[in-house]
RNA sequence: CUUGCCGGACGGGCAGUCGCUCCCGGAAACGGGGGAGGAAAGUCCGGUCUCCGCAGGGCAGCGUGCCGGCUAACGGCCGGGGGUCCGGAAACGGAUCACGGAAAGUGCCACAGAAAAGAUACCGCCCCUUCGGGGGUAAGGGUGAAAAGGUGCGGUAAGAGCGCACCGCAGGCGGAGUAAUCCGGCUGGCAGGGUAAACCCCACGUGGAGCAAGACCAAAUAGGAGAGGAGGGGCGGCCCGCUCCGUUCGACUCUCGGGUAGGUCGCUAGAGCCGUCCAGUAAUGGGCGGCCCAGAUGAAUGACUGCCGCCCGAAAGGGCACAGAAACCGGCUUACAGUCCGGCAGGCCUC
Numbered sequence: 001c002u003u004g005c006c007g008g009a010c011g012g013g014c015a016g017u018c019g020c021u022c023c024c025g026g027a028a029a030c031g032g033g034g035g036a037g038g039a040a041a042g043u044c045c046g047g048u049c050u051c052c053g054c055a056g057g058g059c060a061g062c063g064u065g066c067c068g069g070c071u072a073a074c075g076g077c078c079g080g081g082g083g084u085c086c087g088g089a090a091a092c093g094g095a096u097c098a099c100g101g102a103a104a105g106u107g108c109c110a111c112a113g114a115a116a117a118g119a120u121a122c123c124g125c126c127c128c129u130u131c132g133g134g135g136g137u138a139a140g141g142g143u144g145a146a147a148a149g150g151u152g153c154g155g156u157a158a159g160a161g162c163g164c165a166c167c168g169c170a171g172g173c174g175g176a177g178u179a180a181u182c183c184g185g186c187u188g189g190c191a192g193g194g195u196a197a198a199c200c201c202c203a204c205g206u207g208g209a210g211c212a213a214g215a216c217c218a219a220a221u222a223g224g225a226g227a228g229g230a231g232g233g234g235c236g237g238c239c240c241g242c243u244c245c246g247u248u249c250g251a252c253u254c255u256c257g258g259g260u261a262g263g264u265c266g267c268u269a270g271a272g273c274c275g276u277c278c279a280g281u282a283a284u285g286g287g288c289g290g291c292c293c294a295g296a297u298g299a300a301u302g303a304c305u306g307c308c309g310c311c312c313g314a315a316a317g318g319g320c321a322c323a324g325a326a327a328c329c330g331g332c333u334u335a336c337a338g339u340c341c342g343g344c345a346g347g348c349c350u351c
Base pairs, nucleotide, nucleotide: 001347002346003345004344005343006342007341008340009339010338012308013307014306015305016304017303018302020035021034022033023032024031025030037322041333042332044331045330046329047328048327049210050209051208052207061206062205063204064203065202066080067079068078069077070076081099082097083096084095085094086093087092100201101200105199106198107195108194109193122141123140124137125136126135127134128133149167150166151165152164153163154162168190169188170187171186173184174183175182176181214265215264216263217262224256225255226254227253228252231245232244233243234242235241272291273290274289275288276287277286278285279284309320310319311318312317
């Protein structure tokens, strides 16, 4: 210098003109101010809020599951422990894990194999033999994802924890640690495989629906209740006349109540943002100072111009990743061109 990976931050900039939406001022004209994101996304967890349900307790169902801490809460985050894998001689470093229980019970373990779980013996090895076979053994071979500890020495007819040493395992002891767990030594030759992302058991948690939650105001038309009621309406104003609906099936008028359209609230000042200090390894918490930062609903957040930056293109010109609020907040997951910062690894050049 360059390439890749990991982590973090940003994610076109400035100015002008014209719009859209909300707020403030104004009688108005108009003026001033706010106006998408790190994921606004998926709607996967957790909460706030609202309504419904609910005496108390239990069962079922569902969820979570090493330990400690953080938090309003969580399946999240931080720190620690353990298993597995990778690199390394080791020390150590990195990645990853639904990481409670298989000594409550039940089930399952394909194919192969003698045998897949309270055992077994196919080949083999050793002993005996009337050569048909009988007995011992589990070292070696073979099957399998998995076969009753491993290595070595002794031992034996051959073998075998049969004996011993080390490693592993089990039980209890001591030490370190809040704990998970780790370390040490003692005792025991050694219990019987795996599977709980199989049923199950244990511990803890858990009522349901969701802002289209929910609350308020409230037309027209139709229908309901109550009161009045013999009249009421049309033919342009009045009279006559004609006509329609009525007077038991009640026209017409008034009042009341429910619901719909429509409107208002909920609705955005909050587990808030920025800076700084303190406590803590950290997640996080606290103090002080400053700030106000969308609130729409057939749903605003846009368009154009100029300069600059980057990309494509020979130029003219075109483009600027992923994507867009819908009650709000904390997480997780997924998408993301390019730029910057830090770390690690590789390559090339120079000294």
Predicted 3D model of a 351-nucleotide RNA (Bacterial RNase P class A) from a Bryobacteraceae bacterium. Its mean pLDDT, the model's own confidence on a scale to 100, is 81. Rfam family: Bacterial RNase P class A. Rfam's curators write: Ribonuclease P (RNase P) is a ubiquitous endoribonuclease, found in archaea, bacteria and eukarya as well as chloroplasts and mitochondria. The RNAcentral record of the sequence draws on ENA.